[in-house]
Molecule: c-di-GMP-I riboswitch aptamer
Organism: Bacillota bacterium
RNA sequence: AGCAGAAAAAGGCAAACUUGCUGAAAAGCAAGGACGCAAAGCUUCAGGUCUAAGGCAGGGAAUUUAGCUGUCAUGACGGCUGGGCUGCCUGG
Repeated sequence: AGCAGAAAAAGGCAAACUUGCUGAAAAGCAAGGACGCAAAGCUUCAGGUCUAAGGCAGGGAAUUUAGCUGUCAUGACGGCUGGGCUGCCUGG
């Protein structure tokens, strides 16, 4: 340097759920809590998934607003997959 994660050690992260805060929502953050994780560290480049405040279209209506239906990410997920960058321990 590259490959591998069987056993072990040092340590690390923290799902669901609960409480509080933020947000239109998805979700995020903090505390508690551990289902799991060898990259469950970082990154939206490709795909995927979730959401739709707002935009556009439709229907309705005397008109407007609200609401309803469809659609769109510029919102979100790296603990969905691939790619990229970095990294602890052990083994040959």